[in-house]
Context: one part of a larger RNA
């Protein structure tokens, strides 16, 4: 100087408390451990691995296993030789296919005529490796933590390590600002500048809108028309403790009020300091070293990644009446479709009426049988959906544990990426819409000062 303390002081955070809803019990989905297996490819491991890499494993993917093939190679560059027959195409045979053998037809790139391009061959250089090392690395990322910190120059103090500044008194979300002070300044962070939502104005008026006027009757902005309104999307305005009162060193600021769409950081996002964890990734990519080179490379068919006594994580559906079923039925937003405020995806769901009357039920839907549909060369291993039948566990979940402070939690549906097909996951969107916070003693994490130390 740090780090640590079941030392002290001050302060913060859904950290506790106050509340609401869950997980832990059931069934299923999904990831992991374990076990099994020819293989169940590999990585991730407290928080910060476990619906994670995977924004989509039937083949492919695919890295794994078995079998069959191949060796200048599926791919790149150069040298050597050969060919204009090379390139494309039809078909037959063997085969699981890769591949091998045979065969039909069509056509003839550029040229300075040396050749180039293209293709083939076998030899040489070489290719290739999702093989190892993330403890050799780059890049990228997680995390403490959007926590308020981390440093430097000069000066001063100290023999020196170092200190000071950065401590102190207030204040703040903030090393934010004010005051004081052997310090005076500065940098990276904080804040602001950026995007978005909330109010207004201007401009613009189609595909969007319809107040006034007119038309028709298909009662629908439908048509003429209009540019008011909604909206759309470009530019501007608006909020700064600016004004008033009080508290305060009468500073910074804090409490209250006015006006205002919005008030003291207005809500949300993007933005992540010096560093920590030899954190993660050599399987995105790049790359040093090591290793393989008729194989640890390459191709193909089939299988596996989907196994199943079990254990854990994350979710979905429930256990019902604030509900199930039947009928009816209004109002969204974000998006996608090559372009499209035009057309399509498109039905929003919760709502209202009727019925059921507390039961393992008209709850619940697992499982199983059977019949179909769709995608795709192909749904046996191993897809999704539908009809009929079947109707399991489950009556609110032990110890324990998680999320959330407002348009939030809870609840309800909708869209998108990936994608032939496959979503309870992920990323977005809107509808309905709460309860509670006395407070900081305690648990957890963190910041500042101080104290002790046999630790570095």
């Nucleotide at each position: 100087u740090g780090a640590c303390g079941g030392g002290g002081g001050c302060c913060c955070g859904c950290a506790c408390a106050a509340g609401c809803g869950g997980u832990g019990g059931a069934g299923c989905a999904u990831g992991u451990g374990g076990u099994u297996u020819a293989a169940u490819u590999c990585g991730a491991a407290g928080c910060a691995a476990c619906g994670c890499g995977c924004a989509g494993a039937a083949c492919c993917u695919u890295a794994c296993c078995c079998a069959c093939g191949u060796u200048u190679g599926a791919c790149a560059u150069g040298c050597c030789c050969g060919g204009u027959a090379u390139g494309g195409u039809c078909g037959c045979c063997a085969g699981a296919g890769a591949u091998g053998g045979c065969u039909u037809c069509c056509u003839u790139c550029c040229u300075u005529c040396g050749g180039g391009g293209c293709c083939g061959g076998u030899g040489c250089a070489c290719a290739g490796g999702u093989g190892c090392u993330g403890c050799a690395u780059g890049g990228c990322u997680g995390u403490c933590g959007u926590c308020a910190g981390c440093u430097c120059g000069u000066g001063u103090c100290g023999u020196g390590a170092g200190a000071u500044g950065u401590u102190g008194g207030g204040u703040u979300a903030a090393g934010u600002c004010c005051c004081g002070c052997a310090a005076c300044g500065a940098g990276c962070g904080c804040a602001a500048c950026c995007c978005u939502c909330a109010c207004c104005c201007u401009u613009a008026g189609u595909u969007g809108c319809u107040a006034a006027c007119a038309g028709g009757u298909u009662u629908g902005g439908c048509u003429g028309a209009g540019a008011a309104c909604u909206c759309u999307a470009a530019g501007g305005g608006a909020a700064c403790u600016g004004c008033c009162c009080g508290u305060g060193g009468c500073u910074a600021a804090c409490g209250g009020g006015a006006g205002g769409a919005a008030g003291g950081c207005g809500g949300g996002g993007a933005u992540g300091a010096c560093g920590u964890c030899a954190a993660g990734u050599c399987c995105u990519c790049a790359u040093g070293g090591c290793c393989c080179u008729u194989a640890c490379g390459c191709g193909u068919g089939g299988g596996g990644c989907u196994a199943c006594a079990c254990a854990c994580g994350u979710g979905c559906u429930a256990c019902a009446a604030u509900g199930g079923c039947g009928g009816u039925g209004a109002c969204a937003a974000u998006g996608g479709g090559a372009u499209a405020a035009c057309c399509c995806c498109a039905a929003a769901a919760a709502g209202c009426c009727g019925u059921c009357u507390c039961a393992g039920u008209u709850c619940g839907g697992a499982u199983u049988g059977u019949c179909c549909u769709c995608u795709g060369c192909a749904a046996c291993u191993c897809g999704a959906g539908g009809g009929c039948a079947u109707g399991a566990a489950g009556u609110u979940g032990g110890a324990a544990u998680c999320g959330c402070u407002a348009g939030u939690a809870a609840u309800c549906g909708c869209g998108g990426a990936u994608c032939a097909g496959c979503a309870c996951g992920c990323c977005g969107c809107g509808g309905u819409g709460a309860a509670u916070a006395c407070g900081u003693u305690c648990c957890c994490g963190g910041g500042c000062c101080u104290u002790g130390u046999a630790c570095a």